[in-house]
Context: one part of a larger RNA
């Protein structure tokens, strides 16, 4: 000199943009953070409508809009947090072969046939303080079981292994006839195999902190064969056999640490660092385990053990903020128990839509960076006052006052974009089709949709009006005098000042440097 996720002291006008528990991976009150689908299903607890009855209070009917609880599907493996552990099961980079991959894509290919049985919800009964549980009975499905086109394995004997329907429309033909069933069409699904894309698992080379006051380490240990296991190679596991494998090119052990793109400094080489943002990894009260699933050994899932907290009728139960806010504690120190799904994205859904503390915004903080303002011109009687003085004057100082202007920002009033792309009753065309239904594509269109927001920007109004401090002045280092003090009180980054004339302490006047900041401390180069 540059830099910081900074803190402290004094001071403080506005805006933009970013950042904000670096310490206790400490304990957590409260609210919210993952749901959705009635176009899979049986249905109807609440609300609204319709119809019927009515004693005018109301009652009944799932009939309709919808929908609590339940069965079922998809999603809760993403998104969000933290850095405890980890010196290698990690990361970075360059490669490999022995693998899996839900949703997506192929205007791809082939199917989607037949039949029977159950469990919730519900009803009845019972237990328990509660959490919840037990017994009996009824029932549906895109729930579950059998069959085997095809596929996989094969010792060629065989073994294993699928499916599901829903919605909308038509009713010409068949059946019953308000209109439906079957059928047909469209569309969304389902099953199998294949190719792709994406994602994931796995292996290898090289690189990746300090310590030798850590020198030897290792029995599943190194290799082989057989069996097992995995989606997959493999001591991954097991039986047997052999005795190997690593190490001064630092094994093993100990300490420390998430890694990287980057950030910071430096002319560079290099050093330091790994906040925010992005990629990877690990973790989710502590330790262990599997289940489900395409994917987890799963932050807001399950089981066991432990510590802690809470409820209890003492028999037994409930919980996990390293999600967003917020609280106690620790600390020099770090924010609101805010708004909205309007945008972007995600989950579910045909869609409308619902959910989303992701996200977008607002609030707080001079925490960093950037921009703007606190007036402009004129004005010598060089006013008054202050300070200094050789008492003549000098300086503060064009500074003020006065005169003439301007109005950024803040204030008041008004006007007012963009972020909105879309959704959509109704309707035109084209395709499909037996169809002028319906559906799909593509146009038109009433109407609906902004948290921010009293938005940005612009116009008008009034009046210099509301807006300057901090540090320093012995040398390094820009900037000097007086008074007080008297080796005292004090200063100090280094040299050093102070013992009666202190430009070094304290105050004042003046000056210098930065400026909504200025200094100090800490840390890095």
């Nucleotide at each position: 000199g540059a830099u910081u996720g900074a803190a402290c002291g004094c001071u403080g006008g506005c805006g933009g943009c970013a950042u904000g528990c670096u310490u206790a991976a400490u304990a957590c009150a409260u609210g919210c953070a993952a749901g959705u689908c009635g176009a899979a299903c049986g249905g109807u607890a609440a609300c609204a409508g319709a119809u019927u009855c009515u004693u005018c209070g109301g009652a009944a009917u799932g009939c309709u809009g919808a929908c609590g609880a339940g069965u079922g599907g998809c999603g809760g493996a993403c998104g969000g947090g933290u850095g405890a552990g980890u010196a290698a099961a990690g990361c970075a980079u360059a490669g490999g072969a022995a693998u899996c991959u839900g949703c997506c894509c192929a205007u791809g290919u082939a199917g989607u046939g037949g039949g029977g049985g159950a469990c919730a919800a519900c009803c009845a009964g019972g237990g328990g303080a509660a959490a919840c549980c037990c017994u009996g009975g009824c029932u549906a499905a895109u729930a579950g079981g059998a069959u085997g086109u095809g596929g996989u394995c094969u010792a060629c004997g065989g073994a294993c292994u699928a499916a599901a329907g829903g919605u909308u429309g038509c009713c010409u033909c068949u059946c019953c006839u308000u209109g439906g069933a079957a059928g047909c069409a469209a569309u969304c699904g389902c099953u199998a195999a294949u190719a792709g894309a994406u994602g994931a698992g796995u292996c290898u080379g090289c690189g990746u902190u300090g310590g030798a006051u850590u020198a030897g380490c290792u029995a599943g240990a190194u290799g082989g064969u057989g069996g097992g296991g995995u989606a997959a190679a493999g001591g991954c596991u097991u039986a047997c056999c052999a005795u190997g494998g690593c190490g001064a090119c630092g094994a093993u052990c100990c300490a420390u640490a998430g890694c990287u793109g980057g950030u910071u400094u430096g002319a560079g080489a290099g050093g330091a660092u790994g906040a925010u943002c992005a990629g990877c990894c690990a973790c989710a009260c502590u330790g262990g385990g599997a289940c489900u699933g395409a994917g987890a050994c799963a932050c807001g899932g399950c089981c066991c053990a432990g510590a802690c907290u809470c409820c209890u009728a003492c028999g037994g139960g409930a919980g996990g903020c390293a999600g967003c806010a917020g609280u106690g504690g620790g600390g020099a120190a770090u924010a609101u128990u805010g708004g909205a799904c309007a945008a972007u994205g995600g989950g579910c859904g045909c869609a409308a839509g619902c959910c989303u503390g992701a996200u977008c915004c607002a609030g707080c903080a001079a925490u960093a960076c950037c921009g703007c303002g606190u007036g402009u011109g004129u004005g010598a009687a060089g006013a008054a006052g202050g300070c200094c003085c050789u008492a003549g004057g000098g300086u503060u100082g064009u500074a003020a006052a006065g005169c003439a202007c301007u109005u950024u920002c803040a204030g008041a009033a008004g006007a007012g974009a963009a972020g909105a792309g879309g959704g959509g009753a109704c309707u035109g065309a084209u395709g499909u089709u037996a169809a002028u239904a319906g559906c799909a594509u593509u146009g038109g269109a009433a109407c609906c949709g902004g948290a921010c927001g009293u938005u940005a920007c612009c116009u008008u109004c009034a009046g210099a009006a509301g807006a300057a401090g901090c540090a320093c002045c012995g040398g390094c280092u820009a900037a000097c005098u007086c008074u007080g003090u008297g080796c005292c009180a004090g200063c100090a980054g280094c040299c050093g000042c102070g013992g009666u004339a202190a430009u070094a302490c304290a105050g004042a006047g003046g000056g210098u440097g930065c400026a909504a900041g200025c200094g100090u401390u800490a840390a890095u180069c």
The part of an RNA shown here (small-subunit ribosomal RNA, 5' domain) has 525 nucleotides and comes from an uncultured prokaryote. Its mean pLDDT, the model's own confidence on a scale to 100, is 83. The full RNA is in RNAcentral, with records from ENA.